[in-house]
RNA sequence: UUUUUAUUAAGAAGGGCGGAGAGACUAGGCUCAGAGAAACCCUGGCAACCAACUUGUCAGUAUUUAUUACACAGGGCAGGAAAAGGUGCCAAAACCUAAUCCCGGGAAAACGGGAGAUGAUAAAAA
Numbered sequence: 001u002u003u004u005u006a007u008u009a010a011g012a013a014g015g016g017c018g019g020a021g022a023g024a025c026u027a028g029g030c031u032c033a034g035a036g037a038a039a040c041c042c043u044g045g046c047a048a049c050c051a052a053c054u055u056g057u058c059a060g061u062a063u064u065u066a067u068u069a070c071a072c073a074g075g076g077c078a079g080g081a082a083a084a085g086g087u088g089c090c091a092a093a094a095c096c097u098a099a100u101c102c103c104g105g106g107a108a109a110a111c112g113g114g115a116g117a118u119g120a121u122a123a124a125a126a
């Protein structure tokens, strides 16, 4: 960097440094910002994706007429606890809408809903 899968309206801020922008891209809004933006660093916190732990269940394995067993090792699904490990995150819904489609709504527009696209994060693979 690409692909796949899952999640994406919950949650969680102080300091240092820096010095003008920031909220992914384009457009339109809106918001944050010299009462100090981004980036970077430190500390603190949030969450629980991976790993590890645990409960139930299913498959599975072994055996058998029915069944029974699962000690050890491993797997799927659902739940729980912890936060020491690997990541992530800590204004506003991914700030909102559109650049796609479908449905509802209506004369039309507004408006509402669903999916998709794009992005972000994790895990796996290349």
Stems, first nucleotide, its partner, number of pairs: 001126008013043004021032003026098004044090003049086002053080006060070003094118001100115005
Molecule: SAM riboswitch aptamer (S box leader)
Organism: Bacteroidota bacterium